Predicted 3D model of a 680-nucleotide part of an RNA (large-subunit ribosomal RNA, domain II) from an uncultured archaeon. The prediction has a mean pLDDT of 81.

[in-house]
Context: one part of a larger RNA
RNA sequence: ACCAAGGAGUUUAUUUAAGUGGCAAGAUUAACAAAUGGUAGUCGAAGCGAAAGCGAGUAUGAAAAUGCGUUAGUCACUUGGAUAAGACCUGAAGCCAGAUGAUCUAAUCGUGAGCAAGAUGAAGUUUUCCGAAAGGAGAAUGGAGGUCUGAACAGGUGUUAUGUGCAUGUACACUGAUGAUUUACGAUUAGGGGUGAAAAGCCAAUCUAAUCUGGCAAUGGCUGGUUCCUGUUGAAAUAUGCCUACGUAUAGCCUUGUUAUGUGAUUUUCUUACGAUGUAAAGUACGGAUAGUUUGUGCAGAGGGUUUUUCCUACGGCAACCUUUCCAACUCAGAACGUGUAAGAUAUUAAUAACAGGAAACAGGGGCAGUGUGUAAGAUACUGUUCCGAGACCCGAACAAGGGAGACUAUGGUUAAGGUCCUAAAAUUUAUGUUAAGUGUAUCAAAAGGAGUCUCAAACCUGAGACACUAAGGAUGUAGACAUAGAAGCCGUCAUCAUUUAAAGAAAGCGUAACAGCUCACUUAUUGAGGUUUGAGGCCCUAAAAAUGGACGGGGCUAAAACAUAAUACCGAUACCAUAGGCAUACUCAUUUUUUGAGUAUUGUGGUAAACAGGCGUCUUUUCUGCGUAGAAGUUUCUCCGAGAGGAGGGAUGGAGCGGGAAGGAAUGAGAAUCUUGGU
Numbered sequence: 001a002c003c004a005a006g007g008a009g010u011u012u013a014u015u016u017a018a019g020u021g022g023c024a025a026g027a028u029u030a031a032c033a034a035a036u037g038g039u040a041g042u043c044g045a046a047g048c049g050a051a052a053g054c055g056a057g058u059a060u061g062a063a064a065a066u067g068c069g070u071u072a073g074u075c076a077c078u079u080g081g082a083u084a085a086g087a088c089c090u091g092a093a094g095c096c097a098g099a100u101g102a103u104c105u106a107a108u109c110g111u112g113a114g115c116a117a118g119a120u121g122a123a124g125u126u127u128u129c130c131g132a133a134a135g136g137a138g139a140a141u142g143g144a145g146g147u148c149u150g151a152a153c154a155g156g157u158g159u160u161a162u163g164u165g166c167a168u169g170u171a172c173a174c175u176g177a178u179g180a181u182u183u184a185c186g187a188u189u190a191g192g193g194g195u196g197a198a199a200a201g202c203c204a205a206u207c208u209a210a211u212c213u214g215g216c217a218a219u220g221g222c223u224g225g226u227u228c229c230u231g232u233u234g235a236a237a238u239a240u241g242c243c244u245a246c247g248u249a250u251a252g253c254c255u256u257g258u259u260a261u262g263u264g265a266u267u268u269u270c271u272u273a274c275g276a277u278g279u280a281a282a283g284u285a286c287g288g289a290u291a292g293u294u295u296g297u298g299c300a301g302a303g304g305g306u307u308u309u310u311c312c313u314a315c316g317g318c319a320a321c322c323u324u325u326c327c328a329a330c331u332c333a334g335a336a337c338g339u340g341u342a343a344g345a346u347a348u349u350a351a352u353a354a355c356a357g358g359a360a361a362c363a364g365g366g367g368c369a370g371u372g373u374g375u376a377a378g379a380u381a382c383u384g385u386u387c388c389g390a391g392a393c394c395c396g397a398a399c400a401a402g403g404g405a406g407a408c409u410a411u412g413g414u415u416a417a418g419g420u421c422c423u424a425a426a427a428u429u430u431a432u433g434u435u436a437a438g439u440g441u442a443u444c445a446a447a448a449g450g451a452g453u454c455u456c457a458a459a460c461c462u463g464a465g466a467c468a469c470u471a472a473g474g475a476u477g478u479a480g481a482c483a484u485a486g487a488a489g490c491c492g493u494c495a496u497c498a499u500u501u502a503a504a505g506a507a508a509g510c511g512u513a514a515c516a517g518c519u520c521a522c523u524u525a526u527u528g529a530g531g532u533u534u535g536a537g538g539c540c541c542u543a544a545a546a547a548u549g550g551a552c553g554g555g556g557c558u559a560a561a562a563c564a565u566a567a568u569a570c571c572g573a574u575a576c577c578a579u580a581g582g583c584a585u586a587c588u589c590a591u592u593u594u595u596u597g598a599g600u601a602u603u604g605u606g607g608u609a610a611a612c613a614g615g616c617g618u619c620u621u622u623u624c625u626g627c628g629u630a631g632a633a634g635u636u637u638c639u640c641c642g643a644g645a646g647g648a649g650g651g652a653u654g655g656a657g658c659g660g661g662a663a664g665g666a667a668u669g670a671g672a673a674u675c676u677u678g679g680u
Stems, first nucleotide, its partner, number of pairs: 001680006011085013026043003032037001047054002057068004088225002091222001095215006106189009115179001117149003120145001124141007153176003157173003161170002191207001193203003228615006238251005254358008267347001269345007282331002287327003291323002294320004299316001301315001302313004364388010393404003408581007418571003421555003427568001429567006440557002448542003452539010470525004475499003480494003505520001508519003582605003585601006616669001618666010634653008
């Protein structure tokens, strides 16, 4: 991992509701008995009041009036809930009690045992020399030490080597090795206790309180699991309270039943009448803020005079008018939307309310619109609405909530969103433009730029020749004056006239030390038709950076298969339409022992939690009725029936039991629980 078998809402008591049945102003027994007994008891038949008490009434009240009452029960059975119990099943860590452990290990006590070899060479002793002595130096001898090297022995530092084997090994390197040493055997200390050179270490592979048994099915608002079918309806993730926040109670929302209303209720849109409101935008009448001018006031401070405490001030403070800019906690005024009441119209729907039984749920999430907080967020908290949740199908490459659309079954057709070159169903469709950037074909970009290109508008120049190229001229007074070493159009200052002209600045730029020189403005010639400038719009370009090479889904696409504006056709969903059929609900008719058939409908038929309804199967009891050695159950295979749980039949195998109807009773249905046991 697979297979098989086992595996979870039960039982008792009380109570409540519904259904069914018996009897009924009564119903019913318990123990005990076995008779047809037993009438104790329970419930009901009258209530109200604190009570006296009164009584279909009573209590309160002066009264009006109001509260409660004036309604058939009771005993069983079945089912749904509630309460008490282990109470659907599995699962703690823990708490307490009594026992068992020191053959492991900690410490202690008793009796014993072990420590190759080598090195070093303390005290002491002997002796030589020196010395008066004390003593000193040397040489021998000697053999000390929590001394050194290193086996046995003991340890367990590194390799995070290798191993993970019924559980701490192995290898290599490493530490101690006469000592606070190692070790054998025998004893002692016991669980809130021991022992501990202290690590909360160790106390039998168990220790921040051992192990075993019991209390015990401890408890768990927590996790997991909870077994056949079909049909009807179908939620919530909110409010309030809680030592409350993953729980729970009440309400809201769901479901079932009963009763009532019957035209009511609800909803859509509109009209009319009468309202409420203080948002958006706006405004400055109030409140607050804001910038500036002006005025008033010496008034906390500051400066200057005065030095008696008074005066002055374009520093400031305070106040006011005017003007400026604003406001969630400002509003003189004030929408739209939405909304209330009444009436009417229109459309939709089959409801709506009360009571009673049962819930689930109280972690929500996304889009759009409007807000608070936040730089922002796939952030967080709200309001309205919609979807997911609990919603399949088609489109969006893939994609809970984005677009289309709400799936009873079958068949055929038509469309929606979205698409129609290939992948891949359908246009390489039609018309007119734009884009050259593979822009784009994906909704990932800004400010700011662009003689990219297209379109539109305006002004000005233009056959009396525009614009551009080319050719020629671009002069004279004069080198203007000043200043300067120099200053001649061109360092600088001032002035900026006149002449000749087709035209030419006392010069717009380069250049020289200063001149010179080269251009420009301006003019003519040449040429021969549009040109120059400004503004607006479309597409495009720059701005534009991310980590392996790479993404329009891909291929690929350029008068497109891109973009824009139109047009026609086609494809494309479980949508819509048609036909046939099933089921549910309501109604009508017929038949009826029970419910069965036919018909009608502007009907319904997605669905998690959950409520409700009807069925299938297993084991067993009673009774009736069947099958079986001419082959039961079981196993296996094929066929048929049923919406399904399931049922029936044929063949093979098998070799002795097994069904059907009716009525009961349940240890009654497995795929999940790190489920249990067994097998492979």